The RNA shown here (Glycine riboswitch aptamer) has 87 nucleotides and comes from Accumulibacter sp. NCBI's taxonomy places the organism under Bacteria, Pseudomonadati, Pseudomonadota, Betaproteobacteria, Candidatus Accumulibacter.
C1' cells in the first nucleotide's frame, strides 16, 4: 500500500402495532381495554471455536420500550479517522 476482522464520526435507508376508551385538584397525572418487535434486557441453543474456557440469532418472552406524522429505531452499504493480525 491492496485486501481482512473491529471501533468512533458524518450524512444516507430502515419494519410492524391505537391520532383507543375513561376519570381527576388537568397544558399533566391515573386507571382499563387491545395490539407490536427490529432500542436495551431475559430465556432457548441451531450453531461459532482453539470442540476446554467461552461466544452466540432476525428464534421465544414482552420487563422495558413502542403503536397518525415528527422523534427513535436493530441492521445495511458509502466516505473519513483510528486500533489489531497476516501478507
Nucleotide at each position: 500500500g491492496c485486501g481482512g476482522c473491529g471501533c468512533g464520526a458524518a450524512a444516507g435507508g430502515g419494519a410492524g402495532a391505537g391520532c383507543g376508551c375513561g376519570g381527576c385538584a388537568a397544558c399533566g397525572c391515573c386507571g382499563c381495554c387491545g395490539c407490536c418487535g427490529a432500542a436495551g434486557g431475559c430465556g432457548c441453543a441451531a450453531u461459532c471455536c482453539a470442540c476446554c474456557c467461552g461466544g452466540a440469532a432476525a428464534c421465544g418472552c414482552u420487563c422495558a420500550g413502542g403503536c397518525a406524522a415528527a422523534u427513535g429505531g436493530a441492521c445495511c452499504g458509502u466516505u473519513c479517522g483510528u486500533g489489531c493480525a497476516a501478507u